Two RNAs folded together computationally: RNase P RNA and transfer RNA, 421 nucleotides in total. Model confidence (mean pLDDT): 80 of 100. It holds a member of the Rfam family "Bacterial RNase P class A". About the family: Ribonuclease P (RNase P) is a ubiquitous endoribonuclease, found in archaea, bacteria and eukarya as well as chloroplasts and mitochondria.
[in-house]
RNA sequence: CCAGACAGCCGGAUAGCCGCGGGCGCAAGCUCGAGGAAAGUCCGGGCUCCACGUGGAACGGUGGCGGGUAACACCCGCCGAGAGCAAUCUCAGGGACAGUGCCACAGAAAACAAACUACCUACGCAAGUGGGAAAAGGUGAAAAGGUGUGGUAAGAGCGCACCGCGCUUCUGGUAACAGAAGUGGCAGGGAAAACCCCGCCGGGAGCAAGAUCAAAUAGGGGUGGUGUGCCUCCACGCACCAUACCACCCGGGUAGAUUGCGUGAGGUGCUUGGCGACAGGCAUCCCAGAUGAAUGGCUAUCACCCGCAAGGGUACAGAACCCGGCUUACAGGCUGUCUGGUAUU
RNA sequence: GCCGGCUUAGCUCAGUUGGUAGAGCAGUUGAUUUGUAAUCAUCAGGUCGGGAGUUCGAGUCCCCCAGCCGGCACCA
Numbered sequence: 001c002c003a004g005a006c007a008g009c010c011g012g013a014u015a016g017c018c019g020c021g022g023g024c025g026c027a028a029g030c031u032c033g034a035g036g037a038a039a040g041u042c043c044g045g046g047c048u049c050c051a052c053g054u055g056g057a058a059c060g061g062u063g064g065c066g067g068g069u070a071a072c073a074c075c076c077g078c079c080g081a082g083a084g085c086a087a088u089c090u091c092a093g094g095g096a097c098a099g100u101g102c103c104a105c106a107g108a109a110a111a112c113a114a115a116c117u118a119c120c121u122a123c124g125c126a127a128g129u130g131g132g133a134a135a136a137g138g139u140g141a142a143a144a145g146g147u148g149u150g151g152u153a154a155g156a157g158c159g160c161a162c163c164g165c166g167c168u169u170c171u172g173g174u175a176a177c178a179g180a181a182g183u184g185g186c187a188g189g190g191a192a193a194a195c196c197c198c199g200c201c202g203g204g205a206g207c208a209a210g211a212u213c214a215a216a217u218a219g220g221g222g223u224g225g226u227g228u229g230c231c232u233c234c235a236c237g238c239a240c241c242a243u244a245c246c247a248c249c250c251g252g253g254u255a256g257a258u259u260g261c262g263u264g265a266g267g268u269g270c271u272u273g274g275c276g277a278c279a280g281g282c283a284u285c286c287c288a289g290a291u292g293a294a295u296g297g298c299u300a301u302c303a304c305c306c307g308c309a310a311g312g313g314u315a316c317a318g319a320a321c322c323c324g325g326c327u328u329a330c331a332g333g334c335u336g337u338c339u340g341g342u343a344u345u
Numbered sequence: 346g347c348c349g350g351c352u353u354a355g356c357u358c359a360g361u362u363g364g365u366a367g368a369g370c371a372g373u374u375g376a377u378u379u380g381u382a383a384u385c386a387u388c389a390g391g392u393c394g395g396g397a398g399u400u401c402g403a404g405u406c407c408c409c410c411a412g413c414c415g416g417c418a419c420c421a
Base pairs, nucleotide, nucleotide: 001341002340003339004338005337006336007335008334009333010332012302013301014300015299016298017297018296020033021032022031023030024029035316039327040326042325043324044323045322046321047206048205049204050203052237053236054235055234056233057232059202060201061200062199063198064078065077066076067075068074079093080091081090082089083088094197095196099195100194102190103189116137117136119132120131121130122129123128145163146162147161148160149159150158164186165184166183167182168181169180170179171178172177210259211258212257213256220250221249222248223247224246225245226244227240228239252420253419254418266285267284268283269282270281271280272279273278303314304313305312306311346417347416348415349414350413351412352411355370356369357368358367364401372388374386375385376384394410395409396408398406
């Protein structure tokens, strides 16, 4: 220098003037005011209501091992498999001797097994029939260990060597797993993002939750259920009510205010422990709270992009109860570490 | 804001234990008719909304996006 891998950051800047929303203030005024994704609503939690609890079924999720965390499908470290020369990347990565089902077409045969062509052999003039074998051909995504050698009528784990696989033991590791030795001639295909089995997790609904006040109406009608309720069901306990209660539908009224609502699993800096995710300690800061929904406009200078120029533009996008993640969108630019190649010293 | 559903031919829709996608209407061509409609025969038309994954194989199973549609408050 070229090509690439990974991690992280910025995402117009400054000044002036005019506005908008919140807080403080009698007032003048002072002060704060979008994001890395505020997005999709895909996971997990806080919070609120369903009065509450236990057990079971159903349903849903999840799935190597160990750890982190409030929790997770997230993150960290490790293991195994695969891709790449490498840095590095990808993996819903439990179980197919618990059971059921599936594997189209082709093919003899798609898993209890069986034998189309070809091979060997007996009989036969021949066609063919019986027997042996599962090595060769062919089909297919996939065909019952692979290579070599001995052996045989031809063959075959039939014997042997190496590799693969299963089992046992030992060693290392918390574990997944790895290694070694012995042993078995080979158990036996794929698929569980088919049903299913096993382990673990999950009660439901959501701020239009919920609470307080105010206004108005016909505090009414119908259907269903019966003791009701814990928003799938069952059982047990418990609580409450008692001719009422609940669910749905029809009809009527109001479409207002306050609260929930921002000090939080908070930010920043230093430090301790840990490989790391992260945890602890100390100091410091207060940093949006709207609801027909604020967060903007103009001018000047500069930066970058488009255009011959005049001039125009500044990506994706915008809080709505709040956090932790994942995923998706994103003009342009910057930084660090590492890998491969080339050149020079 | 929250919670659900749908996307297959030009239009309306089928498509189940995953195996080369159909129906009706519309369209083309021909027949029938003096001609048109109706009728009969025939043909064409699809990357199953998009992209990844599982699988030998995906409209179907799983994940991520895009577009469209629907529901919701309080009082008696």